Transfer RNA from a Candidatus Parcubacteria bacterium, 73 nucleotides, folded computationally. The sequence is in RNAcentral, with records from ENA. RNAcentral records the identical sequence in 2 taxa.

[in-house]
RNA sequence: GCCCCCUUAGCUCAAUUGGAAGAGCGGCUCCCUUCUAAGGAGUAGGUUGGAGGUUCGAAUCCUCCAGGGGGCG
Numbered sequence: 001g002c003c004c005c006c007u008u009a010g011c012u013c014a015a016u017u018g019g020a021a022g023a024g025c026g027g028c029u030c031c032c033u034u035c036u037a038a039g040g041a042g043u044a045g046g047u048u049g050g051a052g053g054u055u056c057g058a059a060u061c062c063u064c065c066a067g068g069g070g071g072c073g
Base pairs, nucleotide, nucleotide: 001072002071003070004069005068006067007066010025011024012023013022019056027043028042029041030040031039049065050064051063052062053061
């Protein structure tokens, strides 16, 4: 220098490949318990890496940029 993959909640990952984002763990509150752990119930948390574009509608499609990983030279 060229090519490919990844980037979504604090962490690990989903989202039927365009109809509007969820789970587990973790956090917080309550119940249970003499207390803690375990268990049960509830709850908060997101400019979907950034900027544009297409579309009635974008996490999803297109372009550029950034970060990470891999291959070739």